[in-house]
């Protein structure tokens, strides 16, 4: 230099004939239980906001009524070829 695959909350990881983004698990916070703790159980847990609401899938654009999903460029990671 060329080719292929991948990038989603704090972490792993779902959601694909384009139609509710973040299911489920872990972690974390608070509570229950306990003399106290562990284990277990309950509730909550993306961001902004007082709320209503708005925003959020590596970044920036495009297509579309509608994009994590399709297209382009770039950034980063892994693999192959030279």
């Nucleotide at each position: 230099g060329c080719c292929g695959c991948c990038g989603u909350g704090g972490u792993g990881g779902a959601a694909u004939u384009g139609g509710c983004a973040g299911a489920c698990a872990c972690g974390c916070a608070c509570g229950a239980c306990u003399c106290a703790a562990a284990a277990u159980c309950g509730u909550g847990u993306g961001c902004u906001g007082a709320a209503a609401a708005g925003c959020a899938u590596g970044u920036c654009g495009g297509u579309u009524c509608g994009a994590c999903u399709c297209c382009g460029a770039c950034c980063g990671g892994c693999g192959g070829c030279a």
Predicted 3D model of an 82-nucleotide RNA (transfer RNA) from a Candidatus Harrisonbacteria bacterium. It matches the Rfam family "tRNA". Gene Ontology term of the family: triplet codon-amino acid adaptor activity. Lineage of the source: Bacteria > Bacteria candidate phyla > Candidatus Harrisoniibacteriota. It was read from a public genome assembly. The coordinates come from a structure-prediction model, not an experiment, and the mean pLDDT is 81.